[in-house]
Molecule: c-di-AMP riboswitch aptamer (ydaO/yuaA leader)
Organism: Halanaerobiaceae bacterium
RNA sequence: CAAAUUAAACUGCUUAAUCCUGCAAUAGCAGGAGUGGGGGACCCAAUUUUUUGGGGUGAAUCAGAUUUAGCUCUGAUGCUUCGUGUUUCGUGUAAAGUGGCUAAAUUUGUAGGGCUAACAUUUCCCCUGGCCCGAACCCGACAGCUAACUCCAUCAGCAGGUAAGAGGGGAAGG
Repeated sequence: CAAAUUAAACUGCUUAAUCCUGCAAUAGCAGGAGUGGGGGACCCAAUUUUUUGGGGUGAAUCAGAUUUAGCUCUGAUGCUUCGUGUUUCGUGUAAAGUGGCUAAAUUUGUAGGGCUAACAUUUCCCCUGGCCCGAACCCGACAGCUAACUCCAUCAGCAGGUAAGAGGGGAAGG
């Protein structure tokens, strides 16, 4: 000198997921405020669409493409049991190619969502540009809306930053 890797305070981002009090004193437990969500009347809506189940949180819906596997339609062509006097046709059997459905994987978009830059002087929103997400989970036969009422949640994941730093390289000196 840069550096695999790894943190505190602090700053910032997604998210409802933050703050306060008491007990405890590595962790956690209880309560409150705030924020978020579910259930739940009249009225309104629905007059139906219930295994083709239905519903909820969430931005996370919807539509294609490719490959592989399975099922299946059609079927060039071949073989041949039987029927037919021969041909031929039917029946039985194998089967290239084409199409359809399902599952998985990989991808392309998309309803929708987030950050940021610029603009803006009401520093907000919209438009514009750039970079991303477009998941996952839950209820358990069951829920329209919904005042009172009632039941839950308050996680998780990142970026900067500063500090340390294995090992390594270089220089100077001995």